[in-house]
């Protein structure tokens, strides 16, 4: 130094509740704490969710991301600590 993940300090924060924003998915803030060594950042590829707008049609359904998700996977960038191996 790399793989790796014991300990300690510190960090983040799922479900759920409240408020606000949004058409929705979802986001932000407060409470909360399931978990997380990248659960820090980037929608680049795949996946998943939504369908306002647009389109189709058998008229109440279907398609579509330019929307969302990095706490789904991969990739890229950055990064704390140091026991065993």
């Nucleotide at each position: 130094a790399u793989c790796c993940g014991a300990a300690a300090a510190g960090g983040c924060a799922a479900a759920c509740c409240u408020g606000c924003c949004g058409a929705a998915a979802g986001g932000c803030a407060g409470g909360g704490g399931c978990g997380c060594a990248a659960a820090g950042c980037c929608a680049u590829g795949g996946g998943u969710c939504u369908a306002a707008g647009g389109g189709a049609u058998u008229u109440a359904u279907c398609c579509u991301a330019u929307g969302a998700u990095c706490g789904c996977c991969a990739g890229g960038c950055u990064g704390c600590c140091g026991a065993a191996g």